[in-house]
RNA sequence: CGGUUACAGGGGCAUACUCAUCGAAAGAUGAGGACGCAAAGCCACCGAUCCCUAGGGCCCAGGCCCCGGGGACAGCGGGGUUGCCAGA
Numbered sequence: 001c002g003g004u005u006a007c008a009g010g011g012g013c014a015u016a017c018u019c020a021u022c023g024a025a026a027g028a029u030g031a032g033g034a035c036g037c038a039a040a041g042c043c044a045c046c047g048a049u050c051c052c053u054a055g056g057g058c059c060c061a062g063g064c065c066c067c068g069g070g071g072a073c074a075g076c077g078g079g080g081u082u083g084c085c086a087g088a
Stems, first nucleotide, its partner, number of pairs: 005086001012037002017032006035075001041081003045078003049072005055066004
């Protein structure tokens, strides 16, 4: 320095849900609240999932499929990057 994370210490984040606000929506922010998390710190590069929508096809009330675009999500996975303490 890298991998790994037992024992311990100091701590950290904040699921669902509720309220308020923003948004067409997914969802986000703030407050409350903790299901959990050793990166549940940060990043939308890849895949997954979710929202909206153009075009096309089937059927032609509707709905389904193909494909493109915009958005969301980092607490879905991969990847990138930063990092406290301890030192089995």
This is a predicted structure of an 88-nucleotide RNA (c-di-GMP-I riboswitch aptamer) from a Gammaproteobacteria bacterium. Taxonomically the source falls in Gammaproteobacteria (Bacteria, Pseudomonadati, Pseudomonadota). The model forms 80% of the base pairs in the Rfam consensus. The coordinates come from a structure-prediction model, not an experiment, and the mean pLDDT is 85.